Transfer RNA from an uncultured Erysipelotrichaceae bacterium, 90 nucleotides, folded computationally. Its Rfam family is "tRNA". Its family is annotated with triplet codon-amino acid adaptor activity in the Gene Ontology.

[in-house]
RNA sequence: GAAGACGUAUCGAAGUGGUUAUAACGAGACCGAUUCGAAAUCGGUUGAUCGCUGCAAGGCGGUCCGUGGGUUCGAAUCCCACCGUCUUCG
Numbered sequence: 001g002a003a004g005a006c007g008u009a010u011c012g013a014a015g016u017g018g019u020u021a022u023a024a025c026g027a028g029a030c031c032g033a034u035u036c037g038a039a040a041u042c043g044g045u046u047g048a049u050c051g052c053u054g055c056a057a058g059g060c061g062g063u064c065c066g067u068g069g070g071u072u073c074g075a076a077u078c079c080c081a082c083c084g085u086c087u088u089c090g
Stems, first nucleotide, its partner, number of pairs: 001089007010027003018073001028046006047064007066082005
C1' cells in the first nucleotide's frame, strides 16, 4: 500500500429494516441464603447521560448500538466518509 472481518452496558456476546435496546444470554460486581468460616451452590440487584420530581433511598421521561452524514414512513441492521482493532496479501 491492497483485500477482508469486526466495533452493542464493566467484559464477552445474541439481535442483520418495524412486534424486545423494558439491550436477551453468559461472566464480573454488590446484597442475601447456606457454612464455624470460606469455596461451591441457590435467590435477588446491577449501563451511561440529560431533564423533572423526592429530605433521602429512589421514581418518571428523553437520548445513546465507534464518530459524522445519507436512504427510508421506519435504521444497531442498508449506503458513504472517517476513527480504531484483527486477519491475509505485497